[in-house]
Context: one part of a larger RNA
Molecule: large-subunit ribosomal RNA, domain I
Organism: Allomuricauda sp.
């Protein structure tokens, strides 16, 4: 110096472990806000920096309900106090709630500055206190709405470009992502001017197959239906208008009225055409809403079986013996594995606010036949067509169809659309005026439940006071860090030492090489001994 074995440091991987995660799954709940949100600044404690609660009434006030002996979060500790005249503490409802913030008096570099008006207080004056003042829509005022916020899911306007075609330009990505705007618990779409084909079907939505089919497609990359079948869940309705009335207005008038219009009622809604309208026949059947009873459920919370010996061990729940209960052998905890120690489970109770729902007929409101057809109604700058766009699986194509920028422009039931260029036949429909559950989508949130999901370099960035520290001028970036023991029993007291460092005794524990830099303690890496090589 090497190599070796030994024993220590050092490190902190490995193992064991879970206080948080992920990702399903039922159910609830799907909003919050001008009665001041969300998210915040500063207060607030006997002491009180941080977190959490709360608001100058401040770790809180009140009532009513549970509960029943101890409390004064996290958090120990003094101290000073509350509580069987029921506190803490747990429901539910309620007051309080400083400033900022949509923020709204009016200003502002958020958390702060300055004001009109009333009213209080004082003798006045100024300060205080309390109420009030934004703006923009509706309304004649009176008042009423609205604004921000919030994860996804919806609707609408808007709207790429990487990319891929192995280059690229139609095309694709993609009508995606982004940006705006609005609503909701869901939205949207919906009650045939619909499909279909010689037979029917009967609103929508959604999910399977039709089918990667038919078609579009530099026919290249690629896009890609529909009928029909099975299922899911079902539900239908209302104006405009024809006609009648009423009431204002205006014109006329022979002062009775007549047009004409508006408002507002009444009627009435469709294709086998309906309906106004005449005529007849009937008081009758369903269903809605309100009101009244019932009322499953539904806060804290209450009740809720059955064990002992003995032995190992520091501790029994292990093991050995004899019991038991089980509408509970779900699951947590107890000094090591516990159906019978606890906590709960099964199952029973209990009940404010509320309440699906179910009855009643009390009061409203809606709903209906049959003939006749002379006359009237049945949605217009609409349908349709030219030109230019879009959108349909469909790139202008033979190109229906729907939607419109722009320019034309009809029928009116003897009437109109469609049926994939057009045209006839023939078949289903009635557009230009709306509503509308369900079966779908989604989960910031609140409860139960699961996992051939992770266990501290994993799993959320965050298991721990984490979107923190800490970087950035800022948008924004973005961390590291878990275990002592069964219980602090956390080492009294002594020594050594400058010492509240460190250590060595004592001591406490089953261990203390479990001493808080604390569970297990591997490598690398240091040192000590030995022993052999050189």
């Nucleotide at each position: 110096g090497g190599c070796g074995u030994a024993u220590g440091g050092g490190g902190a991987a490995u193992g064991c472990c879970u206080a948080g995660g992920c990702u399903c799954u039922c159910a609830g709940a799907g909003g919050c806000g001008a009665u001041g949100a969300a998210g915040g600044a500063c207060g607030u404690g006997a002491u009180a920096a941080g977190c959490u609660g709360c608001g100058a009434a401040a770790a809180u006030c009140c009532a009513c309900g549970g509960g029943g002996a101890g409390c004064u979060g996290c958090a120990c500790a003094u101290g000073a106090g509350c509580a069987u005249u029921g506190a803490u503490c747990c429901g539910u409802g309620g007051g309080u709630g400083u400033c900022c913030g949509a923020a709204u008096g009016g200003g502002g570099c958020a958390a702060c500055c300055c004001g009109g008006c009333u009213g209080g207080u004082u003798g006045a004056a100024g300060g205080c206190c309390a109420g009030u003042c934004a703006c923009a829509c509706c309304g004649u005022a009176a008042g009423g709405u609205g604004g921000g916020c919030g994860a996804a899911c919806c609707c609408g306007u808007u709207g790429a470009a990487c990319u891929g075609a192995a280059a690229c330009a139609u095309c694709u990505a993609a009508g995606u992502a982004g940006a705006c705007g609005g609503a909701g618990g869901a939205a949207g779409a919906g009650a045939a001017a619909a499909c279909a084909a010689g037979a029917g079907u009967g609103a929508u939505u959604c999910c399977g197959a039709g089918a990667g089919u038919a078609g579009c497609g530099g026919c290249g990359a690629g896009c890609g239906a529909a009928a029909u079948c099975g299922g899911a869940c079902u539900g239908g309705c209302c104006c405009a208008a024809a006609c009648c009335g009423u009431u204002g207005u205006u014109g006329u008038u022979c002062c009775g009225g007549c047009a004409a219009u508006a408002a507002c009622g009444g009627g009435g809604u469709u294709g086998u055409a309906g309906g106004a309208c005449c005529a007849c026949a009937a008081u009758g059947u369903u269903c809605u809403u309100u009101g009244c009873g019932c009322g499953a459920c539904g806060a804290a919370c209450u009740g809720g079986a059955a064990c002992c010996c003995u032995u190992u061990g520091g501790a029994a729940a292990g093991a050995g013996g004899g019991g038991c209960c089980g509408u509970a052998g779900a699951c947590g905890g107890u000094g090591a594995u516990a159906g019978c120690c606890c906590g709960g489970u099964a199952c029973a109770g209990g009940c404010a606010a509320g309440g699906a729902g179910c009855g009643u007929u009390a009061a409203a409101g809606a709903u209906a036949g049959u003939g006749g057809u002379a006359u009237c109604c049945u949605g217009a700058g609409u349908a349709g067509c030219g030109c230019g766009g879009g959108g349909c699986a469909c790139g202008u194509g033979a190109a229906a169809c729907c939607c419109u920028g722009u320019g034309u422009g009809a029928a009116u039931c003897c009437g109109g659309c469609g049926g994939g260029a057009c045209c006839a036949u023939c078949c289903g429909c009635c557009a230009a005026g709306g509503c509308u559950a369900a079966a779908u989508a989604c989960u910031c949130c609140u409860g139960g439940g699961a996992g051939a999901c992770c266990g501290a370099u994993a799993g959320u960035g965050a298991a721990c006071c984490a979107g923190u520290a800490c970087c950035g001028u800022g948008a924004g970036g973005g961390a590291a860090a878990g275990g002592u023991g069964a219980a602090a029993a956390g080492a009294a007291c002594c020594g050594u030492g400058a010492a509240u460092a460190a250590c060595g005794g004592a001591g406490u524990g089953a261990a203390a090489u479990a001493g808080a830099c604390c569970c297990u303690g591997a490598a690398a890496c240091c040192a000590u001994a030995c022993g052999c090589c050189u």